Guanidine-I riboswitch aptamer from Terrilactibacillus tamarindi, 101 nucleotides, folded computationally. The source organism's lineage runs through Bacteria, Bacillati, Bacillota, Bacilli and Terrilactibacillus. Model confidence (mean pLDDT): 83 of 100.

């Protein structure tokens, strides 16, 4: 002093809240239901990792029998505080930031 492939995109998970369902409570009602509160409710949509998995696609590089096809590599990663977004939150963004080492 640089890190610009430390890329890109579905599917999970660790985790995260509560819009809707769902489940508790209450009120009203004969019942069916309705309305309102609770996430200090397991949950089911939801939301999710740069420092988690895995898949693909890319990147490099070599090769082949070449509108493609193999192979190899893609390493390593302490971390606040505070701010945003959505109904809300968070290990989402910001952000591989500041910082530290």
């Nucleotide at each position: 002093a640089a890190c610009u492939a430390a890329g890109c995109u579905g599917u999970c998970u660790a985790g995260g809240g509560u819009u809707c369902c769902g489940u508790u409570u209450a009120a009203c009602c004969a019942u069916c239901g309705u309305u309102a509160a609770a996430g200090u409710c397991u949950g089911g949509u939801c939301c999710a990792a740069g420092a988690g998995a895995g898949a693909g696609c890319g990147u490099a590089c070599g090769g082949a029998a070449u509108a493609u096809c193999c192979g190899u590599a893609u390493a390593c990663a302490c971390g606040g505080a505070a701010g945003g977004a959505u109904a809300a939150a968070a290990g989402c963004c910001u952000g591989g930031g500041a910082g530290a080492g």